[in-house]
RNA sequence: CACGAUAAAGGUAAACCCUGAGUGAUCAGGGGGCGCAAAGUAAAGGAUCUUCCAUCAAAUCCUAAGUUUUUGGUCUGAGUUAAAGUUUCAGGUCGAUUUUUAGAAGAUAGCCUUGCUGCCGAAG
Numbered sequence: 001c002a003c004g005a006u007a008a009a010g011g012u013a014a015a016c017c018c019u020g021a022g023u024g025a026u027c028a029g030g031g032g033g034c035g036c037a038a039a040g041u042a043a044a045g046g047a048u049c050u051u052c053c054a055u056c057a058a059a060u061c062c063u064a065a066g067u068u069u070u071u072g073g074u075c076u077g078a079g080u081u082a083a084a085g086u087u088u089c090a091g092g093u094c095g096a097u098u099u100u101u102a103g104a105a106g107a108u109a110g111c112c113u114u115g116c117u118g119c120c121g122a123a124g
Stems, first nucleotide, its partner, number of pairs: 001124001003121002011036002016031006034110001040116003044113003047108006054101001057099005062066001072094008
């Protein structure tokens, strides 16, 4: 020292359970102990995850109707008509969920890289 003992003294605490906070990822406290020589600390880069928002496409679900420059479309009923409607009137409706992508805000330091700091000490 960029090294890390079947060393010593200590430290930390995964899953899971309980309580609380948060929409959520997750976090805090208690129990617990899989692990860890930086599993101390900092979200700077990557990664993963969450929430919000937008567009496109697809799938599924529901509807009488979700097709779109809402001065519009579409559905229902009525009027009118010989029958109709690019007509008139009244009413309804303009989706929901999931996935992909972009953006924003977050989470994870026990995923990797990086910065800073630190206990002990054999061998090398």
The RNA shown here (c-di-GMP-I-GGC riboswitch aptamer) has 124 nucleotides and comes from Candidatus Brocadia carolinensis. The organism belongs to Candidatus Brocadia, within Bacteria. Rfam family: c-di-GMP-I-GGC riboswitch aptamer. Its family is annotated with cyclic-di-GMP binding in the Gene Ontology.